A computed fold for a 401-nucleotide RNA from an Acidobacteriota bacterium, annotated as Bacterial RNase P class A. The gene name in the source record is rnpB. Of the family's consensus pairs, 94% are formed in the model. Its mean pLDDT, the model's own confidence on a scale to 100, is 78. The RNAcentral record of the sequence draws on ENA. It matches the Rfam family "Bacterial RNase P class A". It is annotated as a ribozyme.
RNA sequence: CGAAGCGGACGACGCGGACGCUCCCCGGGCCCGUCCCCUGCCGGUAAACCGGCAAGGGACGCCGGGGGGAGGAAAGUCCGGACUCCACAGGGCGGUGCGCCUCCUAACGGGAGGGAGGGGUGACCCUACGGAAAGUGCAACAGAGAGCAGACCGCCGAUGGCCCGAAAGGGAUCAGGCAAGGGUGAAACGGUGGGGUAAGAGCCCACCAGGCCCGCGGGCAACCGCGGGUGCUUGGCAAACCCCGCACGGAGCAAGGUCGAAUAGGGGGGCGAUCGAGGCCGGCCCGGCCGAAGCCCCCGGGUAGACCGCCAGAGCCGCGGGGAGACCUGCGGCCCAGACGAAUGUCCGCGCACCCCGGGAACGGGGUGAACAGGAUCCGGCUUACGCGCCGCUUCGGGCU
Numbered sequence: 001c002g003a004a005g006c007g008g009a010c011g012a013c014g015c016g017g018a019c020g021c022u023c024c025c026c027g028g029g030c031c032c033g034u035c036c037c038c039u040g041c042c043g044g045u046a047a048a049c050c051g052g053c054a055a056g057g058g059a060c061g062c063c064g065g066g067g068g069g070a071g072g073a074a075a076g077u078c079c080g081g082a083c084u085c086c087a088c089a090g091g092g093c094g095g096u097g098c099g100c101c102u103c104c105u106a107a108c109g110g111g112a113g114g115g116a117g118g119g120g121u122g123a124c125c126c127u128a129c130g131g132a133a134a135g136u137g138c139a140a141c142a143g144a145g146a147g148c149a150g151a152c153c154g155c156c157g158a159u160g161g162c163c164c165g166a167a168a169g170g171g172a173u174c175a176g177g178c179a180a181g182g183g184u185g186a187a188a189c190g191g192u193g194g195g196g197u198a199a200g201a202g203c204c205c206a207c208c209a210g211g212c213c214c215g216c217g218g219g220c221a222a223c224c225g226c227g228g229g230u231g232c233u234u235g236g237c238a239a240a241c242c243c244c245g246c247a248c249g250g251a252g253c254a255a256g257g258u259c260g261a262a263u264a265g266g267g268g269g270g271c272g273a274u275c276g277a278g279g280c281c282g283g284c285c286c287g288g289c290c291g292a293a294g295c296c297c298c299c300g301g302g303u304a305g306a307c308c309g310c311c312a313g314a315g316c317c318g319c320g321g322g323g324a325g326a327c328c329u330g331c332g333g334c335c336c337a338g339a340c341g342a343a344u345g346u347c348c349g350c351g352c353a354c355c356c357c358g359g360g361a362a363c364g365g366g367g368u369g370a371a372c373a374g375g376a377u378c379c380g381g382c383u384u385a386c387g388c389g390c391c392g393c394u395u396c397g398g399g400c401u
Stems, first nucleotide, its partner, number of pairs: 001397008010387001013351007021069008032061006039054006071372001075383002078381005083252004095248005100114005115129001116127004130243002135241002137237002152182002154178003159175002162171003190208006209233002211230008256308004266299006278290004315334008352369007
């Protein structure tokens, strides 16, 4: 210098000013608007109560001042929890998710450290990584055959048969035997060598690889190392069904709670009413019972609306301690958006950085200061998007001294 690996910080350049938006606090103010309280008068009506008017007080709008005001992902809504409501004797079937070990955490499918397997020259990276001798199933193309397999080419043909031969023996291969060699394939039922055989074959033997069993040692464990025995060689896929182990009620802040108007329903009372709509007891009358419209009052539920939930929290910052780390912990400090037609913007000046133009230079003029994206109950994660940007450590290659 180039290429690469890992980790981290930051992310609307800084300072000042002006005008705005939103939330909170303090002060002022009541001309006007809205709401509330109190007093008086008037009306419905006698009261309760309701309505209207006037005066007074208060709150908000208003005026002045001060303070806070999006993100590293606020996003996707993929996991987990807090919180809230609903459901819930116990057990079983079923369903969903997860799956090496230990630890962290409120919890997790997240994280840390480790083991095993795989990739890379390396720094380093990746892995749903329990069970395939419980059962069922699947495997394109090629190939004879794809599972306790298979004779296409090939080898043999000892044995029985055939042919030649007097016989010994020889020949071809009909029956038949063979998984050694060739060929196909991602994969063909351990590998190499020797013995053995008609030819062959763990059929037997030696060594190697793997499995299983036993023992010893290390490690909390996953697992690793060493030694011995056993011809045991039983292929792959479980993000196919399945088996095993573990976990799991449902819905979500439009959860849920408090207050609660007008209008229209519901319930109750009074008037209507000894001048009685209408109905019932009926052949008719008396008498009795029920009772509409309308008006007034009360009660209750719901709606509009308002408020709470709703930001002091698994909180943030600094220093220290424990731990390999995730993380835990002590002390001190801080308060940091809480909106709902949903707030963060615009402009100016100076400086800084970079680019372009002019210039010998000093300097002058112009431009840029972004991208991804924006809270909506909150929190912990994961994932995705973003900067030809910045910092640190490491690896490989090249060059120079």